[in-house]
RNA sequence: CGCUGAAUCCCGACUAUCGGGAACGGGGGAACCAGGAAACUCAAGGGGUGAAUCGUCCGCGGUGAGAACCUUUUAUGGUUAUUCAUCCAGGCGUAGGGUUACUCUUUAACCCAAAUCCGUCAGCUAACUUCGUAAGCGUAAAAGAGAGG
Numbered sequence: 001c002g003c004u005g006a007a008u009c010c011c012g013a014c015u016a017u018c019g020g021g022a023a024c025g026g027g028g029g030a031a032c033c034a035g036g037a038a039a040c041u042c043a044a045g046g047g048g049u050g051a052a053u054c055g056u057c058c059g060c061g062g063u064g065a066g067a068a069c070c071u072u073u074u075a076u077g078g079u080u081a082u083u084c085a086u087c088c089a090g091g092c093g094u095a096g097g098g099u100u101a102c103u104c105u106u107u108a109a110c111c112c113a114a115a116u117c118c119g120u121c122a123g124c125u126a127a128c129u130u131c132g133u134a135a136g137c138g139u140a141a142a143a144g145a146g147a148g149g
Stems, first nucleotide, its partner, number of pairs: 001138004008022005023133006033123001045121001046118004054093004059088001061087006067080004096112005102146006
């Protein structure tokens, strides 16, 4: 100096902390709209931030249920490379997202496609209310148009 991101700037105090404001960003929250019988039972959830969803393969990985076998009077216990569901690790792709140093368009290339929070609860939502201002990095290809110097 630049990039992802809301995550920057200013003032006061203090001279470690801290407080306030602006700006940017998130949550909750009417009417209208959307949605929708109520109650009970069972099975279970549901939602937010974010681009980060969805699918498939894979495993002498986990968990649960079934099936089979052995054991037990029964219950029970054990085994199984067997079926299903689910979680985790890994691979491939993908909704979607980013960069290529003024902006836009087209093409091309490279990359990401995570993580986490609430806690049975929240549609939208004016007023109102509440919270955050982190963390992590180092890109530079072409053409056209425009802007600026």